[in-house]
The RNA shown here (glmS glucosamine-6-phosphate activated ribozyme aptamer) has 146 nucleotides and comes from Vagococcus entomophilus.

RNA sequence: GGUAAAAGGAUAGCGCCUGGCCUCUAGUAGGUGACGAGGAUAGAGUUAAUCGAAAGUUUCGGCGGAUGGCUCUAAGGGACUGCACUCUUCAGGUGAAGAAAAAAAACAAUUGCAAAAUUGUAACAAAAACUUCAUCAAGCAGAUAG
Numbered sequence: 001g002g003u004a005a006a007a008g009g010a011u012a013g014c015g016c017c018u019g020g021c022c023u024c025u026a027g028u029a030g031g032u033g034a035c036g037a038g039g040a041u042a043g044a045g046u047u048a049a050u051c052g053a054a055a056g057u058u059u060c061g062g063c064g065g066a067u068g069g070c071u072c073u074a075a076g077g078g079a080c081u082g083c084a085c086u087c088u089u090c091a092g093g094u095g096a097a098g099a100a101a102a103a104a105a106a107c108a109a110u111u112g113c114a115a116a117a118u119u120g121u122a123a124c125a126a127a128a129a130c131u132u133c134a135u136c137a138a139g140c141a142g143a144u145a146g
Stems, first nucleotide, its partner, number of pairs: 014064004019060001020032004024027001035052003041074007075088004080142004092136007106121006
């Protein structure tokens, strides 16, 4: 390095490393290579895939993937049916306000010659969602009941 089997884990801001950078015991050795938050009706296509934290020469660069956006189709919610519109199972849009919430960094312990890695403690976000308020929309045709 390859193959087979078994067990366990992860399952995505995730995985990988042919470049770069870093380390030493200098070997075709090793390390690093995005810090968390948030995110899934199903399928297809497309694309430069949300948010802040840290840093201020590497969170550089590259490959693959991806729950994002857009378009189409289907299913479902919007009291029944069809069309239109809109949203996605807590199933209308927009705006404002509000409460709570992260990890890395730092420090400590452990492992390693080292670069670093793992674990623990405590601090600090934003978006979305949520709550409240305001505002806009809540159509057309038909059916049923009163």

Notes:
Taxonomically the source falls in Vagococcus (Bacteria, Bacillota, Lactobacillales, Enterococcaceae). Rfam family: glmS glucosamine-6-phosphate activated ribozyme aptamer. Rfam's curators write: This entry contains a glucosamine-6-phosphate activated ribozyme that is found in the mRNA for GlmS. GlmS is an enzyme that uses fructose-6-phosphate and glutamine to generate glucosamine-6-phosphate. It is annotated as a riboswitch.